[in-house]
Context: one part of a larger RNA
């Protein structure tokens, strides 16, 4: 490149990232409950025993074994958060030359928008109610060279 203009929305195609999803999987973690090595503390009517002490019987002090308290890991049940990842779905971007039709922009061919209800492949369309950010043509009331 200036109406052979500009320009909406469904539809189709690719792609990118996201919303829900029945859920799967993992990470932290709250509870309540089971269990509880090894180790430290307690209690010990059993074994065993070198130093002290002994009236020579033992005492006394250890080891040992028994149980008990706390407890790591583990295990159930229920929860709370994150992180992937999930058929199928939703509307969002990008993106020379696909499809339908033209809603807006000139009075855009039914002025335009706001709000609202109802309807429609779509852009929208009808009703109600509102602004003028409306064009034209009369008329009035005011201002000005």
């Nucleotide at each position: 490149c200036a109406c052979c203009g500009c320009c909406c929305g469904u539809c189709a195609c690719a792609c990118c990232a996201u919303g829900g999803g029945a859920g799967u999987g993992g990470g932290c973690u709250g509870u309540a409950c089971c269990a509880g090595a090894a180790g430290u503390g307690g209690c010990u009517a059993g074994u065993c025993u070198a130093a002290c002490c002994u009236u020579c019987g033992g005492g006394g002090g250890g080891a040992c074994g028994g149980u008990u308290a706390c407890c790591a890991c583990g295990g159930u049940a229920u929860g709370g958060u994150u992180c992937a990842u999930g058929a199928c779905u939703g509307g969002g971007g990008u993106g020379a030359a696909g499809u339908c039709g033209u809603a807006a922009c000139a009075a855009g061919g039914u002025a335009g928008c706001c709000c609202u209800a109802g309807g429609g492949g779509a852009a929208c369309c009808u009703g109600g109610g509102g602004c003028u950010g409306g064009a034209u043509c009369a008329c009035c009331u005011c201002c000005u060279a």
Source information: Small-subunit ribosomal RNA, 3' minor domain from a Gammaproteobacteria bacterium, 145 nucleotides, folded computationally. Taxonomically the source falls in Gammaproteobacteria (Bacteria, Pseudomonadati, Pseudomonadota). Model confidence (mean pLDDT): 83 of 100. It was read from a public genome assembly.